Predicted 3D model of a 300-nucleotide RNA (Bacterial RNase P class A) from Thiobacillus sp. Lineage of the source: Bacteria > Pseudomonadati > Pseudomonadota > Thiobacillaceae > Thiobacillus. It matches the Rfam family "Bacterial RNase P class A". Rfam classes the family as a ribozyme. From the family's description: Ribonuclease P (RNase P) is a ubiquitous endoribonuclease, found in archaea, bacteria and eukarya as well as chloroplasts and mitochondria. Its best characterised activity is the generation of mature 5'-ends of tRNAs by cleaving the 5'-leader elements of precursor-tRNAs. Cellular RNase Ps are ribonucleoproteins. RNA from bacterial RNase Ps retains its catalytic activity in the absence of the protein subunit, i.e. it is a ribozyme. Isolated eukaryotic and archaeal RNase P RNA has not been shown to retain its catalytic function, but is still essential for the catalytic activity of the holoenzyme. Although the archaeal and eukaryotic holoenzyme s have a much greater protein content than the bacterial ones, the RNA cores from all the three lineages are homologous -- helices corresponding to P1, P2, P3, P4, and P10/11 are common to all cellular RNase P RNAs. Yet, there is considerable sequence variation, particularly among the eukaryotic RNAs. Identified in Yersinia as Ysr151/RnpB. It is recorded under the gene name rnpB. Its mean pLDDT, the model's own confidence on a scale to 100, is 77.
RNA sequence: AAAGCGGGUCAGGCAACCGCUGCCGCGCAAGCGGGAGAGGAAAGUCCGGGCUCCACAGAGCAGGAUGCCGGCUAACGGCCGGACGCCGCGAGGCGAGGAACAGGGCCACAGAGACGAGUAAGCCCGGCGCGAGCCGGGUGGACGUGAAACGCGGUAACCUCCAUCCGGAGCAACACCAAAUAGGCAGACGAUGACGCGGCUCGCCGAGUCUGCGGGUAGGUGGCUUGAGCCGGCCAGCAAUGGCCGGCCUAGAGGAAUGGUUGUCCACGACAGAACCCGGCUUAUCGGCCCACUUUUCCA
Repeated sequence: AAAGCGGGUCAGGCAACCGCUGCCGCGCAAGCGGGAGAGGAAAGUCCGGGCUCCACAGAGCAGGAUGCCGGCUAACGGCCGGACGCCGCGAGGCGAGGAACAGGGCCACAGAGACGAGUAAGCCCGGCGCGAGCCGGGUGGACGUGAAACGCGGUAACCUCCAUCCGGAGCAACACCAAAUAGGCAGACGAUGACGCGGCUCGCCGAGUCUGCGGGUAGGUGGCUUGAGCCGGCCAGCAAUGGCCGGCCUAGAGGAAUGGUUGUCCACGACAGAACCCGGCUUAUCGGCCCACUUUUCCA
C1' cells in the first nucleotide's frame, strides 16, 4: 500500500427569525423572561426482569422453554471464557450439543434382508423320477448392494425419558377525588293524614317525605420518569462484569409537543418518531471516523 477481519463511535454543523409541549421565576391577568425537548434502533413485541392487581398451605398433573464445561447478571433463550466439530492460508466465522441399556416410530435408492427376517454354495432328512435332477423341511450363512448389514446399528432439527426453570393478566395495570340521573342499605316521621299549597292558622290534597351511608358512571388527579441511570478516574478480573470516588439531571404528552423559513459551510445527509420503565435479541440503515488484528506485496 492493497485486500480483509473483529470491535467501538458519530448520525449534517453553525447563525438568525417565527412557532409547538412541559418546567422554573415574575405578574391579578393578558403575558414576559430563562432553561429543556426522540433513537441507535424510539421498530418487531421475540425472550428476560422491575412495578401493579388477582390467585395461592405444601406437593403434584397438564402445558411451555432451555440443554457441552465454567463464569457474569435482578433475570434471560442474553453476554464472557474454555473444550469439541465444520469452514477459512489467516485474523476469524458458524454450531437447536443430556439420554438410543425405559418404550414407541422412522431409515429414501440399491439390496434377499434396514432390525422383522434370511439370498447363493455346502451338509442332513423326506418325497418324485431309469437318470441328469426337481420339490418340501432343517442346518448354514458367503459374495454383492448400501451412509449403515444383525453389532445392545443409526436417528431424539420424531414422539418420548431425564435435569433445570416458569401461577395468571397487564399502565386501557392499578390507586385516589368525585357530579347529574336511576337504583341500593340504614334510621326517623307518616292514613290518629306526613310532604306539598311562598311565613303562621284554617282549609285543600292524599302516599310518601327527610336525613345519613355506600358502590359505580361522566369528569379530574396520581401512577410518569432519580434510574439494575449517565459521564470521568482508580482498583479487581483474560473477559463479560463488579467495587470505590467525584461530577451531572438528560422528553414525559393525553388528540397527544419536538416543526418551519432564510443565510452559510461540507463529504450534500440513510433508516426512521418516545407513550410505564429497564436488560437483551432480531430487523432497517447514505456514509464518516477511531482502535486491535490477519494475508500478500514493496522499501529500509